A computed fold for a 71-nucleotide RNA from Candidatus Iainarchaeum sp., annotated as transfer RNA. The prediction has a mean pLDDT of 86. The sequence is in RNAcentral, with records from ENA. Rfam family: tRNA. About the family: Transfer RNA (tRNA) molecules are approximately 80 nucleotides in length.
[in-house]
RNA sequence: GGGCCCUUAGUCCAACGGCAAGACGCUACCUUGGCAUGGUAGAGACCCGGGUUCAAGUCCCGGAGGGUCCA
Numbered sequence: 001g002g003g004c005c006c007u008u009a010g011u012c013c014a015a016c017g018g019c020a021a022g023a024c025g026c027u028a029c030c031u032u033g034g035c036a037u038g039g040u041a042g043a044g045a046c047c048c049g050g051g052u053u054c055a056a057g058u059c060c061c062g063g064a065g066g067g068u069c070c071a
Stems, first nucleotide, its partner, number of pairs: 001070007010024003018054001026042005047063005
């Protein structure tokens, strides 16, 4: 320098163009003499800038970061 892949919550990881799901963690409550486990409820995320579209996490372009292969 070139090809390909990835970027979503504190962590891991889903999502035909149509309300962003789940697990762990966190908070509150229940349960206990207390802790743990367990149960119920809750808060919490789409890398950035444009474009297409009635509607973009999703499609297109550019940028940034990471991984991998080639040179």